[in-house]
Context: one part of a larger RNA
RNA sequence: GCCAGGGAGUUUAUCUAAGUAGCGAGAAUAAUCUUUAAUAGAGUAUUCGUAGGGAAACCGAAUUUUCGCAGCUUGCAAUGAGAAAGGUAUUAACGUGCCUAAGUUAUUUGGAUAUGACCCGAAGCCGAGCGAUCUAACCCUGGGUAAGGUGAAGCAAGGAUUAAACCUUGUGGAGGCCUGAAGAGGUGCUGCGGACAUGCGUUCUUCUAACCUGGGGCUAGGGGUGAAAAGCCAAUCGAGCUCGGUGAUAGCUGGUUCCUAUCAAGUUUGACCGUAGUCAAGUCUCGAAUGAAGUAACUAUGAAUGUAGAGAUACGGAUUAAGAAUUUAGGCGUCGAAAGAUGUCGGUUUUUUGUCCAACUCCGAAUUUUAUAGUACUAAAGAUUUCGGGAAACGGUGGUCAGGGGUAAGCUCUGAUCACGCGAGGGGAACAACCCAAACUACAGUUAAGGUCCCAAAAUAUCAACUAAGUGUUAAAGGGUGAAGAAUGUUUAUGCCCUAAGACAGCGAGGAGGUUGGCUUAGAAGCAGCCAUCCUAUAAUAAGUGCGUAACAGCUUACUCGUCAAGGUUAUAGGCUUUGAAAAUGGACAGGGCUAAGUUGAUUACCGAUACUGUAGGGUUCUGAAAAGAAAUCAAUAGAUAGGUGUUUUGUUAGGGUAGAAGUAUUUCUGUGAAGAGAUAUGGACCUGAUAAAAAUAAAAAUCCUGGC
Numbered sequence: 001g002c003c004a005g006g007g008a009g010u011u012u013a014u015c016u017a018a019g020u021a022g023c024g025a026g027a028a029u030a031a032u033c034u035u036u037a038a039u040a041g042a043g044u045a046u047u048c049g050u051a052g053g054g055a056a057a058c059c060g061a062a063u064u065u066u067c068g069c070a071g072c073u074u075g076c077a078a079u080g081a082g083a084a085a086g087g088u089a090u091u092a093a094c095g096u097g098c099c100u101a102a103g104u105u106a107u108u109u110g111g112a113u114a115u116g117a118c119c120c121g122a123a124g125c126c127g128a129g130c131g132a133u134c135u136a137a138c139c140c141u142g143g144g145u146a147a148g149g150u151g152a153a154g155c156a157a158g159g160a161u162u163a164a165a166c167c168u169u170g171u172g173g174a175g176g177c178c179u180g181a182a183g184a185g186g187u188g189c190u191g192c193g194g195a196c197a198u199g200c201g202u203u204c205u206u207c208u209a210a211c212c213u214g215g216g217g218c219u220a221g222g223g224g225u226g227a228a229a230a231g232c233c234a235a236u237c238g239a240g241c242u243c244g245g246u247g248a249u250a251g252c253u254g255g256u257u258c259c260u261a262u263c264a265a266g267u268u269u270g271a272c273c274g275u276a277g278u279c280a281a282g283u284c285u286c287g288a289a290u291g292a293a294g295u296a297a298c299u300a301u302g303a304a305u306g307u308a309g310a311g312a313u314a315c316g317g318a319u320u321a322a323g324a325a326u327u328u329a330g331g332c333g334u335c336g337a338a339a340g341a342u343g344u345c346g347g348u349u350u351u352u353u354g355u356c357c358a359a360c361u362c363c364g365a366a367u368u369u370u371a372u373a374g375u376a377c378u379a380a381a382g383a384u385u386u387c388g389g390g391a392a393a394c395g396g397u398g399g400u401c402a403g404g405g406g407u408a409a410g411c412u413c414u415g416a417u418c419a420c421g422c423g424a425g426g427g428g429a430a431c432a433a434c435c436c437a438a439a440c441u442a443c444a445g446u447u448a449a450g451g452u453c454c455c456a457a458a459a460u461a462u463c464a465a466c467u468a469a470g471u472g473u474u475a476a477a478g479g480g481u482g483a484a485g486a487a488u489g490u491u492u493a494u495g496c497c498c499u500a501a502g503a504c505a506g507c508g509a510g511g512a513g514g515u516u517g518g519c520u521u522a523g524a525a526g527c528a529g530c531c532a533u534c535c536u537a538u539a540a541u542a543a544g545u546g547c548g549u550a551a552c553a554g555c556u557u558a559c560u561c562g563u564c565a566a567g568g569u570u571a572u573a574g575g576c577u578u579u580g581a582a583a584a585u586g587g588a589c590a591g592g593g594c595u596a597a598g599u600u601g602a603u604u605a606c607c608g609a610u611a612c613u614g615u616a617g618g619g620u621u622c623u624g625a626a627a628a629g630a631a632a633u634c635a636a637u638a639g640a641u642a643g644g645u646g647u648u649u650u651g652u653u654a655g656g657g658u659a660g661a662a663g664u665a666u667u668u669c670u671g672u673g674a675a676g677a678g679a680u681a682u683g684g685a686c687c688u689g690a691u692a693a694a695a696a697u698a699a700a701a702a703u704c705c706u707g708g709c
Stems, first nucleotide, its partner, number of pairs: 001709006012114012026048003032042003052059002063084005071076002085100006118255002121252001125245006136219001138217007145209001147179003150175001154171006183206003188202002191200002221237001223233003258644006268281005284390006293378003297375008309363001310361002316357003321352007330345006396420010425436003440617007450607003453592002459604001461603006472594002485579003489576007497568002506563005512536003515543001517531003542557001546555002618634003621630003645698001647695010663682008
């Protein structure tokens, strides 16, 4: 892992609601006694109810009237609703609170509380015992430590000295000394290995000592022992192990077993030592009562508002440029002997001009909210409302629009709305929330979004343009429709100007004289620089456009003619395109591929869903005695409610079985389904229908348990 078997809302008591049943102003017995096959009888203590109000003393209600559903009948009217009245407490009083005739017993089910309380699951806490054959310390008694090196004190001899100190040479054999075997240990390789819980190799530390070691003994769990690491105390230690309290507790994780039908949530508000939880309200569901209106839509007429936008002598604040006036008891300058005058920069006021604001508004939408009326829809097949039983939930998420925080985020905090959650189907390559669209069953047809070259259902459709970049046919990469910027790519529109009296471009020529203009300069001759920039001859020709020379020279341009021959120069605004454009394994229009099968505009067909339509059938709600029919409706998690299926056992009743029971295997039919009925084979002795009842009553999951493989 697979298979088989096992495996989770139960028990008792009390309370509460509903269903059923009994009796009813009453209802019921409990313990106990007696008795029977089952049971029946006695038992009236006691409990609940029949009156409430008040802390208490104490006081103490059971009417009237209006409306009105069902029903009968046009006003009666159970239940019901309103108003008055009554009891009592409080009060001087008004008023206010509570109350003014149906219960009780049994049983079943829903729920609550207490019990292990749906099942499994802690780490832990406490008690009583068992452990020092491992290991820590200590005590008693034994054992062990190859070989080599070094050479302390002391001593001896010699030297030295007045004598010593001291020196030399020997002798000597000290040391938590050195090398190193046994022994003890366990540093690195973080080497190698390992089902069997720390092995093996090499390297390394120590090896006469605070050394190693055999045997025996002693210390025990909040205790021991510890050269101290919270180490060790039997593979267990920040408090051992075993058993017990014990089914500890767990607001936490996981699991929780048959079917169908109807309806169907929430993740908001308030509170809590509350934020993984719970309680209350709201939202869901079921029942009862009541009895007529209700509403999320549309239209009209009113009302509310200060957002989007807009505005700027309509306020507050910010702010560009220009002009004018004024200020001299502001700065700086100029003129003047001074007084003073004047320029400029500032200040203030004002005019014109240009631009803004969440915390500006002279203004001001759409939407939204709200009132009334009408329409529409829902509603006696019972809405709305009220009361009662049962919940779940109180982690939300995404899109769009509008905001706060943040550089930003598949970020975070809000409002509105839609979706997912709890929603299948079609499209989007795939893709909870994007687009279309809300699903009883079967068979047909028509469309939506989106598509129609192949994959792959449907146009290799039609008309007119653009693109040459495989641009594109999809997007993503912080954002992004590949941005600003750039392009003599191409195309469209609108202009100015030139042009057959010849434009634009090219080509053939000319491009002169006064003069080397004056100044400056070593020089300055069109061309370092400054000033001026005339005149003449001309078709035209600059006191010279750019190179160039030391200065000249030389080349060239403006300008003019000729040739050629028809459009040309230029500006602005758009379309498509190019560039701008960089990421890590080779790669993505889904792919193939495509010059349209790309892009733009227009047109007509077709395909395409559980949508819509048709036919047939079914379920729910409802009318009805039935047949039949009516108006709706039939996605669904948590959850509420209703009805069924199966398993085991028992009572009653009816049956089956060696002419083959149960079980097993295969198969056919019936039912919406849980399931049921048959057939064939196997099997070889028990089994079942109906009805009523009781449950140790349904398995795919729990790192589930046991067994097999």
Predicted 3D model of a 709-nucleotide part of an RNA (large-subunit ribosomal RNA, domain II) from a marine eukaryotic metagenome. It matches the Rfam family "Bacterial large subunit ribosomal RNA". The full RNA is in RNAcentral, with records from MGnify.